[in-house]
Molecule: transfer RNA
Organism: soil metagenome
RNA sequence: GCCGGGGUAGCUUAAUGGUGAAGCAACACUUUUGUAAAGUGAAGAUUGGAGGUUCAAGUCCUCUCCCCGGCU
Repeated sequence: GCCGGGGUAGCUUAAUGGUGAAGCAACACUUUUGUAAAGUGAAGAUUGGAGGUUCAAGUCCUCUCCCCGGCU
C1' cells in the first nucleotide's frame, strides 16, 4: 500500500431502514443480628467521529480515526 472483519451502557453481546434489547457489574429495596447468596425494582447509550440519501439510519453511501486478521 491492497483486501476482509470489527467499534453499540462500566464489561460481554443483540437489534428486517420503522420507539436500541439482554446478561453481568454498580445503585435502591426485600430477606439476615450483620454480610454473602437469593429475590424485586429503577436507572444507565448522541450506536468511534464528520457528512450524505431517506418521511424515518445502529443498519444504506462517502470521508476519517482506532482494533484484529490476511496479502504484498